[in-house]
């Protein structure tokens, strides 16, 4: 970089270290010295592997959480592009729905 799948559920109101930024990018809107980001510990989930059960050779479903990841404010915080509906009204905007795009994670190439 490409392919496939998933992304409205869940997880520390005062656990420890340490000290100013953080929420991918832009805009908005938020979190943050009542201590962010990060690391450790704890926890959540079940993508891949593993073990077991059902069923049976083609897959599948379930349990555990042992190994590899991942996640642990707000729906991926919302919108970024296009179409449709509707209201002001003819300047494009507000709202709703759908799809795409972007991003994140897993597995494979």
């Nucleotide at each position: 970089u490409c392919u496939u799948a998933u992304u409205c559920a869940g997880a520390g109101c005062a656990g420890g270290u340490g000290g100013a930024g953080g929420g991918a990018c832009a805009a908005g809107c938020c979190c943050u010295a009542u201590g962010a980001u990060a690391c450790c510990c704890g926890g959540c989930a079940a993508c891949c592997g593993g073990u077991c059960c059902a069923a049976g050779u083609g897959a599948u479903g379930g349990a555990c959480a042992c190994g590899g990841u991942g996640c642990u404010a707000a729906u991926u915080c919302u919108u970024g592009c296009a179409g449709c509906c509707c209201g002001u009204u003819u300047g494009a905007c507000a709202g709703g729905c759908u799809g795409a795009g972007a991003a994140a994670u897993a597995a494979g190439a």